[in-house]
Context: one part of a larger RNA
RNA sequence: UUGGGCGUAAAGCGCGUGUAGGCGGCCAGAUAGGUCCGAUGUGAAAACUGGAGGCUCAACCUCCAGCCGUCAUCGGAAACCAUCUGGCUAGAGUCCGGAAGAGGAGAGUGGAAUUCCUGGUGUAGCGGUGAAAUGCGCAGAUAUCAGGAAGAACACCUAUGGCGAAGGCAGCUCUCUGGGACGGUACUGACGCUGAGACGCGAAAGCGUGGGGAGCGAACAGGAUUAGAUACCCUGGUAGUCCACGCCGUAAACGAUGGGCGCUAGGUGUGGGCGGUGUCGACUCCGUCCGUGCCGAAGCUAACGCAUUAAGCGCCCCGCCUGGGGAGUACGGCCGCAAGGCUAAAACUC
Numbered sequence: 001u002u003g004g005g006c007g008u009a010a011a012g013c014g015c016g017u018g019u020a021g022g023c024g025g026c027c028a029g030a031u032a033g034g035u036c037c038g039a040u041g042u043g044a045a046a047a048c049u050g051g052a053g054g055c056u057c058a059a060c061c062u063c064c065a066g067c068c069g070u071c072a073u074c075g076g077a078a079a080c081c082a083u084c085u086g087g088c089u090a091g092a093g094u095c096c097g098g099a100a101g102a103g104g105a106g107a108g109u110g111g112a113a114u115u116c117c118u119g120g121u122g123u124a125g126c127g128g129u130g131a132a133a134u135g136c137g138c139a140g141a142u143a144u145c146a147g148g149a150a151g152a153a154c155a156c157c158u159a160u161g162g163c164g165a166a167g168g169c170a171g172c173u174c175u176c177u178g179g180g181a182c183g184g185u186a187c188u189g190a191c192g193c194u195g196a197g198a199c200g201c202g203a204a205a206g207c208g209u210g211g212g213g214a215g216c217g218a219a220c221a222g223g224a225u226u227a228g229a230u231a232c233c234c235u236g237g238u239a240g241u242c243c244a245c246g247c248c249g250u251a252a253a254c255g256a257u258g259g260g261c262g263c264u265a266g267g268u269g270u271g272g273g274c275g276g277u278g279u280c281g282a283c284u285c286c287g288u289c290c291g292u293g294c295c296g297a298a299g300c301u302a303a304c305g306c307a308u309u310a311a312g313c314g315c316c317c318c319g320c321c322u323g324g325g326g327a328g329u330a331c332g333g334c335c336g337c338a339a340g341g342c343u344a345a346a347a348c349u350c
Stems, first nucleotide, its partner, number of pairs: 004321003007304002012318001014201004021194003025088007033081002035077007042069001048066007091191001092188003095184003103177007110154001114150008125136002162169002206247006215241002220236004258317006266295011278283001299306002323350003332343004
């Protein structure tokens, strides 16, 4: 390579936008590049395969046939692929309508709590633990009341709930803004799917510059514990955590499950929309579309389990895997301020 695979055995890129490419709906007509058929030409001989024959057999030799090409030319077919022309609306998109949402960005604002400061009351403890000690406190702490300051996070509502492509998103208000579902069916008329490269987004930690700093808290210091204790526990505490701008580009970035389309029993919750029935009405019940859970049929699976949100049955496109260690390392290249990231071996060894 052929082949087989990728939830947990090795294997789905963290996620999107999209270039090339690959793949692609229905009807009619045309062309004849692919495709298919025929004829002709050529495809040297030997070799090879089958048959027959000649050396007593065989090897060997001779004869006949076959074989040998993405071949060329000519003629033909028109289903499929392709190209062109015309048309269609079931895919895709636009428009209109009412509704849902922690989707994003900016600005403003609220209360509880914490710490600190000032003042009042008040007196000997407080704090902390398994028990203690370090620590704080008669220079008046802890407790309590009043006032003030600061930063960060938003209890209840809160959900098995919602939104987002993923990362992720939660007090309240305003401004700007993205996406989706549903209903209508007016419009466009295949405009589609995927996507090597590329580009963008991307938790936390970390980095640069400048702010900010209440609480928490790597490092660090001290107290304990212990044989030791560079830990777990305690008292402190710097970076950081927060903001602005710029980097980094990783993760158990997980559903450990790439995207799209179609098909294949049901039952039961829940979020959003629409319709119907009954009702004065709240609303109940029934149906339907979209989302999100649980349980299960067939089927699949090594099993566990999955099961209309598939890991079932199919098609299209991309990514990835190929024994363990060495190693996601070395070297080289690209990127980065650095930390490091991406790409990615071999010797050797079992």

Background
The part of an RNA shown here (small-subunit ribosomal RNA, central domain) has 350 nucleotides and comes from an activated sludge metagenome. The full RNA is in RNAcentral, with records from SILVA. Its mean pLDDT, the model's own confidence on a scale to 100, is 88.